[in-house]
RNA sequence: ACACCAUCCAGAGCGGCCGAGAGUCCUGGCUCGACGACGCCGCAGCAACCCCCCGAGCCCGGGCGAGGGUGCUAAAGCCAGGCCGAUGGAGU
Numbered sequence: 001a002c003a004c005c006a007u008c009c010a011g012a013g014c015g016g017c018c019g020a021g022a023g024u025c026c027u028g029g030c031u032c033g034a035c036g037a038c039g040c041c042g043c044a045g046c047a048a049c050c051c052c053c054c055g056a057g058c059c060c061g062g063g064c065g066a067g068g069g070u071g072c073u074a075a076a077g078c079c080a081g082g083c084c085g086a087u088g089g090a091g092u
Stems, first nucleotide, its partner, number of pairs: 001092002004089005013043005021032003025082005044073003049069003052063004077084001
């Protein structure tokens, strides 16, 4: 990079830095934001995709959150339409 599978209405915030836009993009709404949003960093937390544990093994099902790899922590991926996107896993 490509194609595949699963999930995307549950859950979980404080501090520091920065300084004007942000919620992927377009249109239309709606919302967040100088009482500092978005972003970055630290810590904390949530969840349970993979590792892990059990059912002898695959599939599959179940368990744990002590531990490892991710992920996530405004609103359904904010909503509707369109294009699509994000995360995880296993491949080429």

SAM riboswitch aptamer (S box leader) from Kineococcus radiotolerans, 92 nucleotides, folded computationally. Its mean pLDDT, the model's own confidence on a scale to 100, is 83. Taxonomically the source falls in Kineococcus (Bacteria, Bacillati, Kineosporiales, Kineosporiaceae). The same sequence occurs in records of 2 taxa. The RNAcentral record of the sequence draws on Rfam and Ribocentre.